[in-house]
FMN riboswitch aptamer (RFN element), 139 nucleotides, folded computationally. The model forms 100% of the base pairs in the Rfam consensus. Its Rfam family is "FMN riboswitch aptamer (RFN element)". Rfam's curators write: The RFN element is a highly conserved domain that is found frequently in the 5'-untranslated regions of prokaryotic mRNAs that encode for flavin mononucleotide (FMN) biosynthesis and transport proteins.
RNA sequence: AGAUGUCUUCAGGGCAGGGUGCAAAUCCCGAUCGGCGGUACAGUCCGCAACUGGCGUAACAGCCACUGACCCGGUGAAACUCCGGGACCGACAGUGACGUAUCUCAACGGAUACGAAGUCUGGAUGGAAGAAGAUGUGU
Numbered sequence: 001a002g003a004u005g006u007c008u009u010c011a012g013g014g015c016a017g018g019g020u021g022c023a024a025a026u027c028c029c030g031a032u033c034g035g036c037g038g039u040a041c042a043g044u045c046c047g048c049a050a051c052u053g054g055c056g057u058a059a060c061a062g063c064c065a066c067u068g069a070c071c072c073g074g075u076g077a078a079a080c081u082c083c084g085g086g087a088c089c090g091a092c093a094g095u096g097a098c099g100u101a102u103c104u105c106a107a108c109g110g111a112u113a114c115g116a117a118g119u120c121u122g123g124a125u126g127g128a129a130g131a132a133g134a135u136g137u138g139u
Stems, first nucleotide, its partner, number of pairs: 001139001003137008017029003031119002033090002035048004043088002052065004070086005092122003098115007
C1' cells in the first nucleotide's frame, strides 16, 4: 500500500413577517430547507439510502417493486455541479377554516364522499446509504 474479520462513534434541514378570521406554522401573500457516494464543488445528472407496497423470517436478515424536480447566459481543457439570471421538486399516517363532486333548502344554510402541509404532530430515543476511528488476520 491494497485485501479481509471484529468492534466503537457519528450519520436530515426548514414558514420570519404580514393578510383574513373566534380560531391558521394547515388558506392567501411572503419566507425558508436540501441525506450519502460518483463526477469541475449537484435537492433537479448517474448511482444509493430512507419511506411505502409485496414476498420472506419465530423475530431479524434477505429478495422484488415503487421512488419527485432545470433551463438560459458566462468562465474554463473540462461544470445540467462554479458565477449571473430565471424556474422547479419534496414518502407514509394524523390534523386542517381550503377545494371538488353529489344531495338538500324559499333563502341563509346544512349533509355526505373524495382530495389537501417539504417546513406542524407521529412511527422515530427507530433504521440506513455511508463517514471516521480502534483492533486482529493474511499478502